[in-house]
RNA sequence: AGAAUUUGUGAAUUGAAGCUUCGGCUGAUUGAAGCGAAGGACAGCGGCGAAAGGGAGAGUAACGCGUGGAUAUGUACCCUCGGAUCCGGGAUAGCGGCGGGAAACUGCCGGUAAUACCGGAUAAUGUCCCCGGACCAAAGGUGUGAUUCCGUCCGAGGAGCAGUCCGCGUCCUACUAGCUUGUUGGUGGGGUAAAAGCCUACCAAGGCUAAGAUGGGUACCGGGUGUGAGAGCAUGGCCCGGCUCACUGGGACUGAGACACUGCCCAGACACCUACGGGUGGCUGCAGUCGAGAAUCUUCCGCAAUGGACGAAAGUCUGACGGAGCGACGCCGCGUGCGGGAUGAAGGCCUUCGGGUUGUAAACCGCUGUCAGUUGGGAGGAAAUGCAUCGGGGUUCUCCCCGGUGUUUGACCGAUCUUCAGAGGAAGUACGGGCUAAGUUCGUGCCAGCAGCCGCGGUAACACGAACCGUACGAACGUUAUUCGGAAUUACUGGGCUUAAAGAGUUCGUAGGCGGCUUGGUAAGUCGGGUGUGAAAGCCCACAGCUCAACUGUGGAACAGCGCCCGAUACUGUCAAGCUUGAGGAAGAUAGAGGAAAGCGGAACUCACGGUGGAGCGGUGAAAUGCGUUGAUAUCGUGAGGAACACCGGUGGCGAAGGCGGCUUUCUGGAUCUUUUCUGACGCUGAGGAACGAAAGCUAGGGGAGCGAACGGGAUUAGAUACCCCGGUAGUCCUAGCUGUAAACGAUGAGCACUAGUUCGAGGGGACCUCCACAUCCUCUCGGACGUAGCGAAAGUGUUAAGUGCUCCGCCUGGGGAGUAUGGUCGCAAGGCUGAAACUCAAAGGAAUUGACGGGGGCUCACACAAGCGGUGGAGGAUGUGGCUUAAUUCGAGCCUACGCGAAGAACCUUAUCCUGGUCUUGACAUGCUUGAGAAUCCUCUGGAAACAGAGGAGUGUCCCUCGGGAAGCUUUUGCACAGGUGCUGCAUGGCUGUCGUCAGCUCGUGUCGUGAGAUGUCGGGUUAAGUCCCUUAACGAGCGAAACCCUUGUCCUUAGUUGCCAGCGAGUAAUGUCGGGGACUCUAAGGAGACUGCCGGUGUUAAACCGGAGGAAGGUGGGGAUGACGUCAAGUCCUCAUGGCCUUUAUGAUCAGGGCUGCACACGUCCUACAAUGCGGCGUACAAAGGGAAGCGAACUCGCGAGAGCAAGCAAAUCCCAAAAAGCGUCGCUCAGUUCGGAUUGCAGGCUGCAACUCGCCUGCAUGAAGCCGGAAUCGCUAGUAAACGCGGGUCAGCAUACCGCGUUGAAUGUGUUCCUGAGCCUUGUACACACCGCCCGUCAAGCCACGAAAGUGGGGGGUACCCGAAGUCGCCAAGCUAACC
Repeated sequence: AGAAUUUGUGAAUUGAAGCUUCGGCUGAUUGAAGCGAAGGACAGCGGCGAAAGGGAGAGUAACGCGUGGAUAUGUACCCUCGGAUCCGGGAUAGCGGCGGGAAACUGCCGGUAAUACCGGAUAAUGUCCCCGGACCAAAGGUGUGAUUCCGUCCGAGGAGCAGUCCGCGUCCUACUAGCUUGUUGGUGGGGUAAAAGCCUACCAAGGCUAAGAUGGGUACCGGGUGUGAGAGCAUGGCCCGGCUCACUGGGACUGAGACACUGCCCAGACACCUACGGGUGGCUGCAGUCGAGAAUCUUCCGCAAUGGACGAAAGUCUGACGGAGCGACGCCGCGUGCGGGAUGAAGGCCUUCGGGUUGUAAACCGCUGUCAGUUGGGAGGAAAUGCAUCGGGGUUCUCCCCGGUGUUUGACCGAUCUUCAGAGGAAGUACGGGCUAAGUUCGUGCCAGCAGCCGCGGUAACACGAACCGUACGAACGUUAUUCGGAAUUACUGGGCUUAAAGAGUUCGUAGGCGGCUUGGUAAGUCGGGUGUGAAAGCCCACAGCUCAACUGUGGAACAGCGCCCGAUACUGUCAAGCUUGAGGAAGAUAGAGGAAAGCGGAACUCACGGUGGAGCGGUGAAAUGCGUUGAUAUCGUGAGGAACACCGGUGGCGAAGGCGGCUUUCUGGAUCUUUUCUGACGCUGAGGAACGAAAGCUAGGGGAGCGAACGGGAUUAGAUACCCCGGUAGUCCUAGCUGUAAACGAUGAGCACUAGUUCGAGGGGACCUCCACAUCCUCUCGGACGUAGCGAAAGUGUUAAGUGCUCCGCCUGGGGAGUAUGGUCGCAAGGCUGAAACUCAAAGGAAUUGACGGGGGCUCACACAAGCGGUGGAGGAUGUGGCUUAAUUCGAGCCUACGCGAAGAACCUUAUCCUGGUCUUGACAUGCUUGAGAAUCCUCUGGAAACAGAGGAGUGUCCCUCGGGAAGCUUUUGCACAGGUGCUGCAUGGCUGUCGUCAGCUCGUGUCGUGAGAUGUCGGGUUAAGUCCCUUAACGAGCGAAACCCUUGUCCUUAGUUGCCAGCGAGUAAUGUCGGGGACUCUAAGGAGACUGCCGGUGUUAAACCGGAGGAAGGUGGGGAUGACGUCAAGUCCUCAUGGCCUUUAUGAUCAGGGCUGCACACGUCCUACAAUGCGGCGUACAAAGGGAAGCGAACUCGCGAGAGCAAGCAAAUCCCAAAAAGCGUCGCUCAGUUCGGAUUGCAGGCUGCAACUCGCCUGCAUGAAGCCGGAAUCGCUAGUAAACGCGGGUCAGCAUACCGCGUUGAAUGUGUUCCUGAGCCUUGUACACACCGCCCGUCAAGCCACGAAAGUGGGGGGUACCCGAAGUCGCCAAGCUAACC
C1' cells in the first nucleotide's frame, strides 16, 4: 500500500557459511511485547422462552365438571390494514484494584457499551371530557446502497387462547331442621383487564330452606368402560377434553399470561453440610435406591422421524417423542409334525378269566421343513431435510416461491432371499355324585380329608387319596378378589300389603297430587318440519393397508340431549264466559242403646235394728280354712248404702273409630226418605299438624254394696309362688286432669265408576185394590246369608270384592339379634313415638295334602273289661335265662313277638374258635394233573390214654398183548392246582319264620275334580263276622284279601263185608263170634244226600238284612282245622341250607383222650307236686279214643316184696303185643293234726340200658320225713263238649320226660252289657309331629375357650366454633436516612 493475511514495502538488530578490495558485500537463521482475520472455549449485559410439554388425583358435592347460552373484558408470538421511526442525556454489569467469609456468598473504589435506562419534540383513525380542551410512542441492525430485508413505536381488524356470568344436570345421610350479619338489597367512595359486597362507610331488614337449606360422610368430572334384550346397575386404569395439586401452609414479585413442578420471600416438618458464626435441599419429570406390601420393570439407545423453544440461517436444546430391554400382564397369530402301520406287540389298568381298554397310539416304513438355531445379503421406515449449482416467477431487492441436477442424513426395527442339519429343541392345567361334558379299581373307615350349593366319609366311597381311563380347554389352565347378569330379589319398563313381610286405632284438615259438561282466546306442556351444536378417539357399518388377525387408515352412520326458527291445537295447563248431573243449601216427614246434663224407679245384694226359730250353715271331685248357743243359716218387718239395669233383646239399631241398653225432661251431632226450590265444581285424597281414642295405669278430691290383682289362710300336689275354696287391699264408681296403647280385627286405608242373580232383616216413599187394612209389585238407603263370571298359592272372596279401572295417602323387602341399643322427642311415672348395627342361621313363614298321634269327638269290634271258674306270684322240686364263678362253664334268641326257645331228649359221641394236653399238613371230605410203589383185601404183634407210629404175615386178581409191555379200577407215596372253616358281617343278601292279625283291609284301569301333592271310587243311609250285601251317588268296573272251594266231625242213604260185627238159624265150650253161616245193626271206607234265609209271620225303603216260628240230625259261617292281602318292625336266622365281601391255610382246618356245656351267696320266666276230708290210703268193680311195634312190640308160664330177670307163643298188625285206662262206683279205715296230708332231702340195698353211670342217667325196696295249712303288690287262661279234673298214647331215644305233640273220659259256672283298662277298624277334628308322641321342644348349667360390649384410667386422631398473639407480603400513611438523568 491493501478489505485482510503467511502478500507487499520499509526500519532496527543478531548473524552461520562463503566471498572480499578486509573498509565490507551477499545474507541462511532466529525473534519478545504489541496489532491481528477465521475458528474453539467460557463469563457478563440485553432479547425471547421458561405459564408449553411431562407427572399426579391430595383437595373439591363446587358454575368444579357436562350441556346450552351470555359479555362488562384481556391477549406476547402469528395474519391483514393505516400511520410513524426526530433531537438529546446520564448511568451500570462485565473488567481493573483493594477487602470480608469455612462455605454459600458479599463489600468498597475506579472506569466502560448497547435494540438496557431516561428527558424533550411530534399526536390521531387512540384515551378522557364539564365538549372549552387535555393526554400518550419509538431502536436500531445488515448492507456500497433499505419506504422495500430483519427489527422498533401508535392505532384498527382477524384467528386462536384466556377471564367472567347464567339456565339445566351431577352420590349418601333428617338418628343433621332450621341457616345467614358482608349476611340480602340500595347509595357514595375504592378496586379490577373486566360485571359484582370484590372492598369500605351509611341506610333498609332482608336472603336461603321439607322440590331438603345448614351440618356430617364419601368422591376429581366428562368422552367413555364392563354388564344387560332393554331400561338400568357398577365404574372413571391406559388414550382424549376440563379441573386441581407440586415437601406442608401463607404471600406477593416479574411478565401478554403465574400467585409459577425443576423462580423468589416467610413459617413449619424432614434431610444434608458446617470452622457452630451460618448455609443448602424438595423425583406426584425419565431411569434408579430404600421402606411398606400379596404385588408392579432398564441408573438402555437416539434426536433418524413427529412435535416444541430460540435463531435470519447453519444449528443448539428437548428422559416430549421415536425405539430397544424386562414381565404369558392383555389381545392376536403360529409351532410342538404329516401319511402309512394289527402279531391289535410289550408294559399299565380292569376282568364274568373268555377277554376288554390304553390303541394306529408306539415300534417300524415313507415324507415335509413352519418356528427356534446357524451362514451371508437386504427393500422400506427419508423426503415436503440440509448443502452446492442452474433455470423460472414475484415491477426492483440483500427477500420469498417453484422446478432440475449433484451430494448428505437411520437410534432402532427389519419384510424377504439364502447356507447347514435334523422329527430332531418345544404340552400343560383343571375336572369326572347332581347342577355339568366325562368312571372303574385299590387304599382309607365320621379317621385322613373334600366341599360353589345340595352334600360326601361310621369296611363293598362313581364325592377323600392314588392308579388307569375319560372329559374340557390348550401356551395356557385353574384359584382368589371384584362388577353386572340370572334377581320381576327395590318392580320406570316390571312387584306387593285377609292368612306368607306389609293398611297408620279413627276422623278432621294444611301444603301437595288429582279433578264434571260447553264455548272462545293463548300456545307453557304436547305433536310435526327445518336448523345450530352434540371435539377427536372409542362402539357400529363399508372399504382399504400390514401374507391372516390383533392393530391401523379412509368414509359413513350414530350420539334418545340442549339452543333457535316455522307450523298444528285434539288433550293437559292458563285466562275469560256459561251449564247442572258431582258437592252443598232449603222445605216437609221418619227411625235410632248417637252424645251431654239433671231427676226418678223396681228387682237383687250387703249391712244395721227388731221378731220367729234353735244347730248347724257354708263350701267342694272330696274336704278344710271360715261363720254359728254372745243364737248363725233359714224366715218376716223396718231402715241405710252403693253398683248394675232381668224379660223385651234379635248375624236388630246408632256412631268416624273407641263404643252405646231401666224410665222421664232439657240441650245437641249425624243419617234416611220425598219435593226437585236455590248456589253453580264450591270436589276427592291428604306428607307434616290437630282432635277423639277400650281396658289397665298415674295425680288430686270424693265414694265404696258386690266383685276383686297384691296379700293371708284352707285344699290339691313330689312341689303348687297356679287351677278349687274362705277372706281381702288397691282398683272397679263419680269429678277434674294425665297416659295414647290393644288380636284398637273384617288381621281387608279413603273416594268414584262399572260388572249375573237368589234370599232374609231394618227404615222411608209409591203402584195395584172404588176407599181403608192385609197381601202382592216397584223404588231409595242400611245390615246379613248363598252363589255366577272373574280373581286368588290355596283357603277363600264374589255389587259391603280379595273382580275391572281411575285418584291420593300409609306400609313391606329372608329368619334371629329387636321393636332391643344409642340419639332425639313426648310423659309426673309406668312408658310411648322415631329406630339401627355387630354377630349368627340356611332357613323362618303361608295355604293345602297324605299319614301318624291326642289324658279330641262319633260309630263298631275283641275273654279287652265287667260277670264267673281255675291258676301264677308264697313252699319244695323240675327246667330255661340273667348274674356270679371257672382252665372252660361253646353259640344264638331279649317287651308283647327271648326265657320247658333253636334242643323231637349234652355220661362218651353229639359238641361247635369251649378248656387242658397229644398228634397231622394236599390234609377227615371233592375233582384234575403228576412221581414212584403195590392188586384189592385180610390177619397178627409192640409202644401209647387214644389218635397214631412201627414191625411182621397171608394174598397176587380183571382186560389187551407183537410176551418187551400197556390199560382200567383200588391202596399208598411225591409235588402242584386246591380242599377245609358251626370264623366275621342277618346293617351286603336269597330262602324260611315270628308279629300286628283271620284284623278287614290294601290297591289298580278308565273317567271326573284339583296348578299340584292328591281326591273321588273306598264317602253317606242301612246291614254284616267281613270293603258282607243293598240303596244313594262322578263315578263305572276290576284285582289281592273276606267268603266259597279242601280236610275233619255231627244225620241219613247206596255200595262193599275181613282181620271188624252177631239180630235171626245151626254147632260147640266152664266161658268167650269160638265155629258154620249172616249183612240186619255197630263199625270200617268209598261215593252220595242234606242247610239255601229255601218256607211262614213281623220289622225294614217294595232292598239288603234282622227277629220269631215250622220242619229238621243239624239254622242262619252247625263245631274244629288247613288257608295269613298291601305292608310294618334294617324283627329273627351267615350255627339248617344257599350266598357277596373280608379273614384264616404246619391253622380259625383235621384228629384223639380227659374235662366243661350239669359248676351256685342270688334274681326272673315257664311248669310239676302239694298244703288235704268234694280228701288220702286199702280192697273190690266198670267204661275209652288215638297211636306204636322187626337191631321192634313181646303174651302166657316160672322166679323176685319190687324194679326186673329167665324161658318163650304170637305179630310187618281192624287178626298178635304194648294195654293196667284213670278219675268213677261200692266198701273199710283215717276225723282236722304239719296228720294215714305233703313228699323234698339223706342213708342202705338192689335192678336196667350202655365200651363206660365218679363228675353226670332212669327205676325199685327198706328207712328218713324238710318246706308247705291256699299265698303281698301284681298278674294269666277260658264263653260249651269249652274251663276244670282224669288218665292214655306217640315222637325224640341204647338209656333218660314234671317238657312237647296228640287222644279220649267226667264235665261246669257266668255274661247277652260297653262307663272304664288294653288292643283294633271306619268317619271326623286339631297339630309347630313325618326317625311320625319312645315325636317335637323351652330354660338353666361346673370348668375351659372364642367373639362382642362395659370399665378406674391411659395414648392418639378427626370435625365445628369462639377468642388472643402473629411471619413474609399487598394496599395506604410517615419520612429518620438516601438520590445520576428532569426542575

Notes
The RNA shown here (small-subunit ribosomal RNA) has 1383 nucleotides and comes from a metagenome. Its Rfam family is "Bacterial small subunit ribosomal RNA". Rfam links the family to the GO terms ribosome and structural constituent of ribosome.